[in-house]
Molecule: small-subunit ribosomal RNA
Organism: soil metagenome
RNA sequence: AGAGUUUGAUUCUGGCUCAGAACGAACGCUGGCGGCGUGGAUAAGACAUGCAAGUCGAACGAGGUUAGUUUUGUAGCAAUACAGAGCUGACCUAGUGGCGAACGGGUGCGUAACACGUGACUUACCUGCCUAAAAGUGGGGGAUAGCUCGCCGAAAGGCGAAUUAAUACCGCAUAUGAUCGCAAGAUCAAAGCAGCAAUGCGCUUUUAGAUGGAGUCGCGGACUAUCAGCUUGUUGGUGAGGUAACGGCUCACCAAGGCUUUGACGGGUAGCUGGUCUGAGAGGACGACCAGCCACACUGGAACUGAGACACGGUCCAGACACCUACGGGUGGCAGCAGUCGAGAAUUUUUCUCAAUGGGGGAAACCCUGAAGGAGCGACGCCGCGUGGAGGAUGAAUGCUUUCGGGUUGUAAACUCCUGUCAUUUGGGAACAAAGCCUUACGUUAACUGCGUGGAGGCCUGAUAGUACCAGAAGAGGAAGAGACGGCUAACUCUGUGCCAGCAGCCGCGGUAAUACAGAGGUCUCAAGCGUUGUUCGGAUUCAUUGGGCGUAAAGGGCGCGUAGGCUGCGGGGCAAGUCGGGUGUGAAAUCUCAGAGCUCAACUCUGAAACUGCACUCGAUACUGCUUUGCUUGAGGACUGGAGAGGAGAUUGGAAUUCACGGUGUAGCAGUGAAAUGCGUAGAUAUCGUGAGGAAGACCAGUGGCGAAGGCGGAUCUCUGGACAGUUCCUGACGCUGAGGCGCGAAGGCCAGGGGAGCAAACGGGAUUAGAUACCCCGGUAGUCCUAGCAGUAAACGGUGCACGUUUGGUGCGCGCGGAUUCGACCCCGUGCGUGCCGGAGCUAACGCGUUAAACGUGCCGCCUGAGGAGUACGGUCGCAAGAUUAAAACUCAAAGAAAUUGACGGGGGCCCGCACAAGCGGUGGAGUAUGUGGCUUAAUUCGAUGCAACGCGAAGAACCUUACCUGGGCUUGACAUGCAUCGUGUCGCCGGUGAAAGCCGGCUAGUGUAGCAAUACACGCUUUGCACAGGUGCUGCAUGGCUGUCGUCAGCUCGUGUCGUGAGAUGUUGGGUUAAGUCCCGCAACGAGCGCAACCCCUGUGAACUGUUGCUAACUCGCAAGAGUGCACUCUGUUCAGACUGCCCUGUGAAACGGGGAGGAAGGUGGGGACGACGUCAAGUCAGGAUGGCCCUUACGGCCAGGGCUGCACACGUACUACAAUGCCCAGUACAGAAUGAUCCGAAUCCGCGAGGUGGAGGAAAUCACUAAAACUGGGCCCAGUUCGGAUUGUAGGCUGCAACUCGCCUACAUGAAGCCGGAAUCGCUAGUAAUGGCGCAUCAGCUACGGCGCCGUGAAUACGUUCCCGGGCCUUGUACACACCGCCCGUCACAUCAUGGAAGUCGGAAUGCUGUAAGCCCUGCCAAACGAAAGUGAAGCAGGCCCGAGAAGUUUGAUACGGUAACGCACAACCCAGUUUUUGCUGAAU
Repeated sequence: AGAGUUUGAUUCUGGCUCAGAACGAACGCUGGCGGCGUGGAUAAGACAUGCAAGUCGAACGAGGUUAGUUUUGUAGCAAUACAGAGCUGACCUAGUGGCGAACGGGUGCGUAACACGUGACUUACCUGCCUAAAAGUGGGGGAUAGCUCGCCGAAAGGCGAAUUAAUACCGCAUAUGAUCGCAAGAUCAAAGCAGCAAUGCGCUUUUAGAUGGAGUCGCGGACUAUCAGCUUGUUGGUGAGGUAACGGCUCACCAAGGCUUUGACGGGUAGCUGGUCUGAGAGGACGACCAGCCACACUGGAACUGAGACACGGUCCAGACACCUACGGGUGGCAGCAGUCGAGAAUUUUUCUCAAUGGGGGAAACCCUGAAGGAGCGACGCCGCGUGGAGGAUGAAUGCUUUCGGGUUGUAAACUCCUGUCAUUUGGGAACAAAGCCUUACGUUAACUGCGUGGAGGCCUGAUAGUACCAGAAGAGGAAGAGACGGCUAACUCUGUGCCAGCAGCCGCGGUAAUACAGAGGUCUCAAGCGUUGUUCGGAUUCAUUGGGCGUAAAGGGCGCGUAGGCUGCGGGGCAAGUCGGGUGUGAAAUCUCAGAGCUCAACUCUGAAACUGCACUCGAUACUGCUUUGCUUGAGGACUGGAGAGGAGAUUGGAAUUCACGGUGUAGCAGUGAAAUGCGUAGAUAUCGUGAGGAAGACCAGUGGCGAAGGCGGAUCUCUGGACAGUUCCUGACGCUGAGGCGCGAAGGCCAGGGGAGCAAACGGGAUUAGAUACCCCGGUAGUCCUAGCAGUAAACGGUGCACGUUUGGUGCGCGCGGAUUCGACCCCGUGCGUGCCGGAGCUAACGCGUUAAACGUGCCGCCUGAGGAGUACGGUCGCAAGAUUAAAACUCAAAGAAAUUGACGGGGGCCCGCACAAGCGGUGGAGUAUGUGGCUUAAUUCGAUGCAACGCGAAGAACCUUACCUGGGCUUGACAUGCAUCGUGUCGCCGGUGAAAGCCGGCUAGUGUAGCAAUACACGCUUUGCACAGGUGCUGCAUGGCUGUCGUCAGCUCGUGUCGUGAGAUGUUGGGUUAAGUCCCGCAACGAGCGCAACCCCUGUGAACUGUUGCUAACUCGCAAGAGUGCACUCUGUUCAGACUGCCCUGUGAAACGGGGAGGAAGGUGGGGACGACGUCAAGUCAGGAUGGCCCUUACGGCCAGGGCUGCACACGUACUACAAUGCCCAGUACAGAAUGAUCCGAAUCCGCGAGGUGGAGGAAAUCACUAAAACUGGGCCCAGUUCGGAUUGUAGGCUGCAACUCGCCUACAUGAAGCCGGAAUCGCUAGUAAUGGCGCAUCAGCUACGGCGCCGUGAAUACGUUCCCGGGCCUUGUACACACCGCCCGUCACAUCAUGGAAGUCGGAAUGCUGUAAGCCCUGCCAAACGAAAGUGAAGCAGGCCCGAGAAGUUUGAUACGGUAACGCACAACCCAGUUUUUGCUGAAU
């Protein structure tokens, strides 16, 4: 410090997400030790049990126990025993009394407040104990608890009688002093205890201090305006009461105030702070532990006591809950420490000690202290330590992986040598201890106990703890995991799985080769921890003070006027509020930072410094802001003069046109459309003429012209009226800018009332269109449009650009002024001001673009924005007659939504151009029959592949067996084939037999070769047996591949280097003007060059030449009757090399070029014709079945062999062909002319046989020699338009050929048979010249053949092209785009199903406020009254009792629970009857009935 994610790519805007740090955490896996911290965040839910506040006998009486002592009685001779009494001491118990219990400890409910923080104030206050000071402490009194007795009660507890003490209580005296009072004066105290005394501790009054508290004020710190008005003790005053004290704190009276947009009132939330976490900081979030303050103590209320409480472990009342109970009544309050239950993701021991620190009481000893100090539990956190160190390579083994060579685990281990921390064990063993008590010296005293000071000695006190620490011993021995490994983000492979299982923070992985799932190996990161989840800050400049924006991304209010507010020209004087500087006080401690120190280090702790950015006071400074005063003129305004203008309002008025009415003329149509129809018209339309009515709108002028704030404004005239501008430079003297609320204006449409209504025209009706057509088109037509008076208040109210002011290069128009020059006067011209446009510089901008009319550079003020959707919606408020407007959310969903620009693709966008693309022609297909392929169906199998163009006479240039991959059956298992190893044998090769459909199986016979050696034998080779490795697979994946191929397309395109432009994707070049078949060439140009394509180079063909001369040729010559032979190589031809054609020449085209048009010459003329040749790429196009090949699968079978069958199967559909339908034909006869091929298991002549297929035969030929060699055409004849002398399917018979074999399932021949078919619907194909059409010939495959297919060859040989509007395909440029899987795209809404969120819902539960009703304690008032006082009257604390009756009963309000009247539903009461139930009585029965 950034990163990922919107796109094909880019730049921006913008959200989401991640990496960091932190935590009182929780969860998962794991877990050695120690130190220091920390631990109920939820239910302020409920609590068993124990403890957490007592102490003082030196305040007091009593009781008990006990010691000593005195004494009495009884018994005894006595000692003595027992009982009692007194005194002294010790201890115990409850009580009276004093102090404490208001501290300490807990929790965070409430509280938005002087609660807290900070700084002031109290002349408006209190303060026990403590400190200092002053004065005093005299003399009396009556009670009461306890105790005893009696009574009530289960208990808790209570009542009565008698009796008693005090530092308890009450008078009297005194009054330094205090209080009250102007004063005089009045009022107010006390207690003793320690044996005595001294002294000490107390007591009373007062003053001062300290400490603690109380009150008041300034400032500060949260949300909400969908809470805008709140308030009657309210605000103030007078008086009184009350309080420690001020005060409406309370009351009476008076006044009507007080608070509030600087946010009152209301609502929701919350203890506040020092600080903590984070952050560079500014900030943001939080308020555990520790510390300060506050609030609370089961819930609510209340007071008492007291110095202090309205009191956590006190009281009273009410309530809820719980417990005890004899049912009458009582008791309780863990938010103290432990602990329990509950709820919860979740938070510890019912521990030790008062040794230390501190607190209460006491004279003290001492007692109490769950404060505190310790220990325990929890990896909850921080910090430290360890789990070993060094050496050790045949780089062992194992694991994993592999291209099989290796690599990795890995110096890791083993092994060798060491060390000894922690833990273990043995032994030693602390600090924290100071005080206190005893003794003692001195002082004080007459003296002592004491008290004070000092020294020394002694005694005693440790929970933690036999812990820390130290020493010894032993042995590497007891001690490592978690997460991650696609990118962000450090770290990669194998296997399994197969959109399944699963992962995931975001993007996203997984559909058979997953570095993303799961496992493993390896690696990476942290480490006694590691991850996950949650939360906070950061990153986020993503609320922007630091530090953002608003033309198009979210965002300028529709426009103006103007209030508050904010801001405000130039100069002088004053003040000193802001501002700046110095000083003083404060800013608790802890924390943070720095320095140092102590625990072995660190965490932790201690000491010091700094800091605490603040607040208050004070002294100074005066530039700026402010306040005040005085000036100025440039901002602003005014005055005068002038011209321009659809600026506004009212009134008046003219013409054109439409429509209508009437009249004339006139006749059959008009109107309307893409085409029609509805409509109008013979009752006379349309057309035309005349007259009239009425309403609305303003042609031409008219213009990126004018005016207005915007909306908006258009015939003319008049009246009234607003603003801007120019000129003059006369006046005022900052009077200004902006503007939350507010007020006004505000298109169209809409609403209300009244008019008006020609045309137009929502709705509506009809006709068309259409699959439909609630539309577009047509015929009608009502609101409305118009006027008047109102409402409404919105628009893409847009320049999508708030207003004002200033500054900043230019060019060129237009409108309106003024000036100069010139002119007779003007125009043109020059200058200047305002307005309105265009183009452009700097600058700005993400880009587009803006650019003195800014979106530039600055200032001031206002409005608005903060991801998309939900939604400008819901609810609430305000406005409105309504429609609706305005203000304005959330749940939930998504990872985007968006802006600009780029490259493509696309468009029923545009321009240019091409192609048998259309058109113009010729011939076909589609109809028939047959052949062939495909689909489908069928089947044991009908093997597989190819599927729009670009599959379908395709792979297949030959399926009877074979082929063959398929099916059925039979049989083989190292195999039909390759290599290696081991092994038996020597039967080799081969022959024969049996069985069988064959394969196979069984059996028999039978010379191995070479080397070494005398030989036996050994080895090698070959063959064979057995076994192991392996062979084999036309099994899968063409979406794992190579190679090859198709297609766009022989279309003219596709790119690169350098340079330049652009932030960038990219652009330029390749665009433009011409031209071409062509990105072909030329010209121009920020481009210059280059590559792959085009063209050319290659082959065939067309002309000529040279050479060649047999097997070819035969003109001349010779021979021959002829056939022919010889000679010859001129010609044809063969096949090799050359030539030729290049827009080279001429003319011409607006002409520079390229190029085009015409012409000459030439066999050929503008790439002469044809072929081969196919750019970058597209279609995951085709092919794993040509072969190759990764992975997967089968291995007595998915391999291999054999026989038979199938690939030929047939209701049907399609493609491609052949043959036809006939007379341009068919048949018969005659007759002429090719080219290119092929031939040895081959081609096969002549001859003969057969109607023919064919047979016989075997000359010749490895070929310019032999074989094969045309048909259409042409000549003659027949047929005469018919299902025929057309057509030949189908079928029968008889034959031929090939072959082991023609049944399934071959071809051919002859005879006989003689089907459909008479030119083919919609639709559709090919072809532009030696082409189409038509005729035959050859070849490959091949035993034969389904060939009518394919590939070639020659013969005959046309027609047509005006042209590019349209269909299809393509190229270039341009434009729009929300497409990029790219229009076969994208995308909207309903419906169906599921899920989620929100709302409704019969109801149900809880909370708050308010109102009403009732009411306890308490407080207040009044009365009565014991003791006491008093002569009496009476006063009188505690206590007790009472606060009533009658009448009337307002306004308002409320309830299920007040009443009246009306209406309706309904209901109620009563009578009769019926039914059911219940009760009582009587009778009967005796299970019921």